A computed fold for a 1676-nucleotide part of an RNA from Indibacter alkaliphilus LW1, annotated as large-subunit ribosomal RNA, half A. Lineage of the source: Bacteria > Pseudomonadati > Cytophagia > Cyclobacteriaceae > Indibacter alkaliphilus. It was read from a public genome assembly. It matches the Rfam family "Bacterial large subunit ribosomal RNA".

Context: one part of a larger RNA
RNA sequence: GGCGUACGGGGGAUGCCUAGGCUCCCAGAGGCGAAGAAGGACGUGCCAAGCUGCGAUAAGCCACGGGGACCCGCAAGUGGGGCUGAUCCGUGGAUUUCCGAAUGGGGCAACCCAUCCCGCACAAGCGGGAUACCCCGGUCAAUCCGGGGGGCGAACCUGCCGAACUGAAACAUCUAAGUAGGCAGAGGAGGAGAAAACAAGAGUGAUUCCGUGAGUAGUGGCGAGCGAAAGCGGAACAGCCCAAACCGUGUAUGUUACGGCAUAUACGGGGUAAUAGGACCUGCGCAAGACAUAAUUAUGUGACCUGAGCGUACUGGGAAGUACGGCCGUAGAGGGUGAGAGCCCCGUAAGGGAAGUGUGUUUAUGUUGGCGGGUAUCCUGAGUAGGCCGGGACAGGAGAAAUCCCGGUUGAAUUAUCCGGCACCAUCCGGAAAGGCUAAAUACUCCUGGGAGACCGAUAGUGAACAAGUACCGUGAGGGAAAGGUGAAAAGUACUCCGAAUAGGAGGGUGAAACAGAACCUGAAACCGUGCGCUUACAAGCGGUCGGAGUCCCGUACAUACGGGAUGACGGCGUGCCUUUUGCAUAAUGAGCCUACGAGUUACGCCUCACUGGCGAGGUUAAGUGUUUUAAAGCACGCAGCCGGAGCGAAAGCGAGUCUGAACAGGGCGUUGAGUCAGUGGGGGUAGACGCGAAACUUUGUGAUCUACCCAUGGACAGGUUGAAGUUGCGGUAACACGCAAUGGAGGACCGAACCGAUAAACGUUGAAAAGUUUCCGGAUGAUCUGUGGGUAGGGGUGAAAGGCCAAUCAAACUGAGAAAUAGCUCGUACUCCCCGAAAUGUUUUUAGGAACAGCGUCGUGGAAUGUAUGAAGGAGGUAGAGCUACCGAUAGGACUAGGGGGAGUCACAUCCUACCAAAUCCUGACGAACUCCGAAUGCCUUUAUACAGUAACGGCAGUGAGGGCUCGGGUGCUAAGGUCCGAGUCCGAGAGGGAAAGAACCCGGACCUACCGCUAAGGUCCCGAAAUUUACACUAAGUUGAACAAAGGUGGUCCAGCUGCAGAGACAGCCAGGAGGUUAGCUUGGAAGCAGCUAUUCCUUUAAAGAGUGCGUAACAGCUCACUGGUCGAGCGGCAGGGCGUCGAUAAUAAUCGGGCAUCAAGUGUAAUACCGAAGCGUAGGAUUUCUCCCGUAGAUACGGGAGGAGUGGUAGGGGAGCAUUCCAACGGCGGCGAAGGUGCAUGGCGAUGUGCGCUGGAGUUUUUGGAAAAGCAAAUGUAGGCAUAAGUAACGAUAAUGCGGGCGAGAAACCCGCACACCGAUAGACCAAGGUUUCCUGAUCAACGCUAAUCGGAUCAGGGUCAGUCGGGACCUAAGGAUAACCCGAAGGGGGAUUCCGAUGGAAAAUGGGUUAAUAUUCCCAUACCUGUCAUACAGGUGACGGAGUGACGGAGUGAUGAAAGGACCGCGCGGUGACGGAAUACCGCGUUGAAGGGUGUAGGUAUUGUUUCCAUAGUUAAAUGCGUGGGGAUAGCCGAACCUGAUAGUACCGCAAUCUUUCGGGAGCGCGGAUAGAGUCCCUAAUAGCUUCCAAGAAAAACUUCUGGCGAUAAGCGUAUGACGGCCCGUACCGCAAACCGACACAGGUGGUCAAGGAGAGAAUCCUGAGGUGCUC
Repeated sequence: GGCGUACGGGGGAUGCCUAGGCUCCCAGAGGCGAAGAAGGACGUGCCAAGCUGCGAUAAGCCACGGGGACCCGCAAGUGGGGCUGAUCCGUGGAUUUCCGAAUGGGGCAACCCAUCCCGCACAAGCGGGAUACCCCGGUCAAUCCGGGGGGCGAACCUGCCGAACUGAAACAUCUAAGUAGGCAGAGGAGGAGAAAACAAGAGUGAUUCCGUGAGUAGUGGCGAGCGAAAGCGGAACAGCCCAAACCGUGUAUGUUACGGCAUAUACGGGGUAAUAGGACCUGCGCAAGACAUAAUUAUGUGACCUGAGCGUACUGGGAAGUACGGCCGUAGAGGGUGAGAGCCCCGUAAGGGAAGUGUGUUUAUGUUGGCGGGUAUCCUGAGUAGGCCGGGACAGGAGAAAUCCCGGUUGAAUUAUCCGGCACCAUCCGGAAAGGCUAAAUACUCCUGGGAGACCGAUAGUGAACAAGUACCGUGAGGGAAAGGUGAAAAGUACUCCGAAUAGGAGGGUGAAACAGAACCUGAAACCGUGCGCUUACAAGCGGUCGGAGUCCCGUACAUACGGGAUGACGGCGUGCCUUUUGCAUAAUGAGCCUACGAGUUACGCCUCACUGGCGAGGUUAAGUGUUUUAAAGCACGCAGCCGGAGCGAAAGCGAGUCUGAACAGGGCGUUGAGUCAGUGGGGGUAGACGCGAAACUUUGUGAUCUACCCAUGGACAGGUUGAAGUUGCGGUAACACGCAAUGGAGGACCGAACCGAUAAACGUUGAAAAGUUUCCGGAUGAUCUGUGGGUAGGGGUGAAAGGCCAAUCAAACUGAGAAAUAGCUCGUACUCCCCGAAAUGUUUUUAGGAACAGCGUCGUGGAAUGUAUGAAGGAGGUAGAGCUACCGAUAGGACUAGGGGGAGUCACAUCCUACCAAAUCCUGACGAACUCCGAAUGCCUUUAUACAGUAACGGCAGUGAGGGCUCGGGUGCUAAGGUCCGAGUCCGAGAGGGAAAGAACCCGGACCUACCGCUAAGGUCCCGAAAUUUACACUAAGUUGAACAAAGGUGGUCCAGCUGCAGAGACAGCCAGGAGGUUAGCUUGGAAGCAGCUAUUCCUUUAAAGAGUGCGUAACAGCUCACUGGUCGAGCGGCAGGGCGUCGAUAAUAAUCGGGCAUCAAGUGUAAUACCGAAGCGUAGGAUUUCUCCCGUAGAUACGGGAGGAGUGGUAGGGGAGCAUUCCAACGGCGGCGAAGGUGCAUGGCGAUGUGCGCUGGAGUUUUUGGAAAAGCAAAUGUAGGCAUAAGUAACGAUAAUGCGGGCGAGAAACCCGCACACCGAUAGACCAAGGUUUCCUGAUCAACGCUAAUCGGAUCAGGGUCAGUCGGGACCUAAGGAUAACCCGAAGGGGGAUUCCGAUGGAAAAUGGGUUAAUAUUCCCAUACCUGUCAUACAGGUGACGGAGUGACGGAGUGAUGAAAGGACCGCGCGGUGACGGAAUACCGCGUUGAAGGGUGUAGGUAUUGUUUCCAUAGUUAAAUGCGUGGGGAUAGCCGAACCUGAUAGUACCGCAAUCUUUCGGGAGCGCGGAUAGAGUCCCUAAUAGCUUCCAAGAAAAACUUCUGGCGAUAAGCGUAUGACGGCCCGUACCGCAAACCGACACAGGUGGUCAAGGAGAGAAUCCUGAGGUGCUC
């Protein structure tokens, strides 16, 4: 370490529970709001953070009613109240801050600022009321009075505007869909509605809704789809009013003969229809009814009241359980009570009931409200109906297109009329438009009450059972969690101990139980441990399985032993699961592990098939109605409708027939009788339709706190350099020009910090950082950078342009919605057993990875129609082969020979030759997928016989339509491919087993199960490793070989068989000897002598034999050899072609191989033979199951049970069958505190899914059986959620500015506090503001968590405390960009513009300084000294005076000499103090100090000179006016700005140094006493001096405050000015951080963040280095 076991930790599954949900039913209610809503903010308690309640009368106040003992909410405690009636419940009332329509004005919601009136006061105060806008009415009008509106709210409703995805397998008409969405409006409903309607020769009689008609008629790229109406059956029912004619009244106008008349207008009467009605003439009549209000009465509702009936014993912690014996019941619904209660409690049945309120009755009052006859005349809805053009709605897409509506343009009739009846016309029929109202039946549910559930039960059910639309995320729109359970009762552990500890634990106590102890019921798994048993340190892998030694434990026996359990040395075999594939251990996909959740469902009078049931030539109801012991349930009624009963035809039509046709022919389709309704199941359709998944499209909104550009208003840029124009001087010119010098200070100029950027590299890359760091680098007066406030918005913006940027998102942002878009694509898709079992082909396809039809599978019907095999008989055919004087085509050689070429022929013609080309013919040879005179085998067809079959056919349901290897026949290719395309077959696919070392498809062979049985196949038999070291004969010597690994070519390796030659007349090989002469043959040659080369009848001679020479050799000779001969030796020796086995040829990556070891008369090779081994094959024995046949039993049967026999039982996609489990329901039962479910272990049944029993745990439910209904079974979906591992005690601990020591507190100190050293920053790492944050500030206490470690510390936790203003900032003042906006303009609506006015700082505008003080605030408190403004009073002077005029306010960049001094620094002096190893001294050195505001006064240095002030005159401008201003002219005056200075200043104070002493909470505090001055000079920088001056071109806010002028007001008062005095001066901010640990970056984050101050030395400098003040050592 492994396995086992026991006990724990961890975690929170499971079971049980429910306080909360979900879906409905019945009833109610259907709104709230200017009398201030909905929704909030802030408050409110004894303490009070959250929720709830409430509102300054604040968990409440008043009255009435109920009720009767406890109450002060959730929610303890403290403290109170209550029978003199609390709390609580009902009804009515009071109060009800601020915001919000928000309404006095403003505004950044919950805040700020007003005006008028009234009341009380003292002027500044408090209380009350009023003051928005629009519409309507009244009023002559201004204006006032009265009424209404506005906003919110879930769905339903009406109208206006109105998508897209999608479907059509693309897409445009079409669809989706008038849907989603936006907007407006209304109500409890809304809309519609009393026929210019339907219909059709008959009729109906407003509208709406339901059923049906009907998926019909239609419509439709006649595609996808869309889709009526009448009629019929029901629900509910309800009808009316105007305009006009006519009559009248008022007013106005006209006219008049003054009587009136006419016209216009307003009002009253009248009147409302189609068999036309009314006016008019005439007759009758005064009511029924309807509505509103009040009263009355009845009945509901209603806080609430009454409300029967049980004891004992036993078990137990507890009784409601069990036993025994009772009782009530108009009550046995339900809940609770310590387990399961009719009789204990609350209740329940039934009965009663105040106020208020709903509905009905009756009465009263008010308003309204008739019936006939006649017909001359009059009236009866006009820019209307209709037409045309263009659209829309109608089921109906412009169509033959009626009807209705709208825009444009035209434009009637008037009852003798007009409209409609699907173009149009006629006849006929129905109706009366151009005005209006109308209940019920219908739709919906934010809400209230009651009730229900074969709905959920904490990953479920709402997102939310709990402080949930909370925490949290986002700028915002918006998004959006997790989280339930002690116990019957807190009886929530007194006390002791360990410990620093109120951490945690051990005792002890409570309790039935504490392993129920608050992290609390049960308490699974992953994961992490501890004890014990066995095992493991020479041994390699899917971790199992089969066999199995040893050890340990238990039981029975006790003598061996046997049985069971744990472990498992050693051995055999053995490459996970899923998916996807021709094919996966694959190194192809997915999963870290566990637990829970997680995918074919539901609806539909849709279609189809099967089964079951009812009825049957019939079957059946729908909506609805009634009824019943009240049940969203049954029963009855309801026959409207549907299907069937007859078909054929395009139809008219005819009909057991009909159509076609001339037909009586032929043919097609029919006729020879079963349906229908319901239930269940299979499949389809329409719906999201098995689940998850887009990229996108559309629509409404939200975003310019990032960033782009723009607008307004502010700010920033150390220092150094260069030296343009111009100017001046000199020179120069006739004059210019020009030159030189000086001056000058230009520049998208130069160098370089801040600042802005980002060139290169490195680092970083699970970072310090979701873009940085370091070093180098670019710009740095400009098209520069930056703050604040604004503007532009998604097919839009912005863009010096990169498709850049628009909140870490951009070739079209983000959020919600359409929406479950669509996905011919990928992935996933959950229990068991049994039977059968494919396909990867054909045709077509915008089709090729999809689909349709066919093929192949399965199930049912069916019952031999049909198929298969074999035999026999009969057929068709043109392949293999073969053949070609049999055709076509091609073809080699030869012969022969036309024709041609070439040559010859003295010209021409003949003619001749030809190893040239060559037709035809002949001979020989020979080819062909698209040649055939021929021509098989096999296959195919027909008939027949036999055998067999899960057959054919039809119907339901599929899957498949990617195939692959091998053999054979071919095409293609290279007669390449593990290539590709066909055909025939086979196997894999979907097939296990044996063999081939291993190996989908090669060989053998098809796995139902069991057997420690037998026989074989392929293949094997030396060992690994089962079986022959078997037999016989050969071959091989190469480890060839031992399966698949090799060729051309070579080979005197060897064996075999054959042919042929030599050989006792002596072969072959060896050895000895010879190998000669002509001659150096000739030629050639420099030479060539056998041997460079050439020639040759290559000769002749001597010989046993010897070439004009086989090689070596020489310059050429020579020389050595050979052929040939003799001798010796003594028996076989050569040649040729063939065969077997070998050998060379032979080169690849591990020693890397024959599978290995190894093997040589074999364990190799060949031949022959015998035996054995060998599989899931075959057999044997037993068992299971399917199907067929037969038999028996059951009342019968094809059903069930049993038996026998035959044949089967591999299996992916797929079809079929039978079962198991889970949750809930019903019925009948059962179990349970003497222990249910769940958990855990053991045993056992079933082929299996699973069941049962027992022990322990657990502590309250559970379940058999038979049926029913489903949120009904998980290993995988980069699944969802939670938990836990792994890496790993690993990386890291966030700037390398740095720590060390002593002391202190403390349980504990590297980090806290103090001290001393050391180190770091020092244009910042110091100090002060703004933004932003929002208590982080200070003090005390604490250390769980937070702090990257520890912590005694902290920006952490708990508690308490802390922010003080007339002058600082903001408001009560002003305006900019911009925003809002009466009027006005525009637009379907919402809304968009917008003068004026208002709002709006980043700008303009009145006023305070110094010192002191707190733990924490100070220009705020205190002390001192000031100032501004207002009110009142007094005095003096004197008209006052705009919301108008004018002035002023009031503005750019750059450059800038001199003078000059503040702050600050240096030096000197002075004061005090200190230092010197030792001695002495101070002329030495060191430190500190040497000071002082605002205000008042003055007006110096300096600046300014076309300047300021003042006055007079003129004036056509300034809206009117003006004495003002402007302009012009004249006069007078010398000012104006302004540091310093004086004063402030009573200071010997503050302060500083030394310091006795006292005190302390140890940090400090107080402080006797002593001492302290006077400023001056120089150097550097150098504020301000009205935004000065100079210069340049790009020409550089507004308004108010302020001054002044009049309009106006005004005649002695108001008001104004000056002075003095008194008094007043409101609201908000103010702590703390603020270049950062407190802001923006998820963090105590190396990043980012605007302004101000700016010491010393060196230096040009704010560079850089070192230092000061001050601050730090960066939390391991």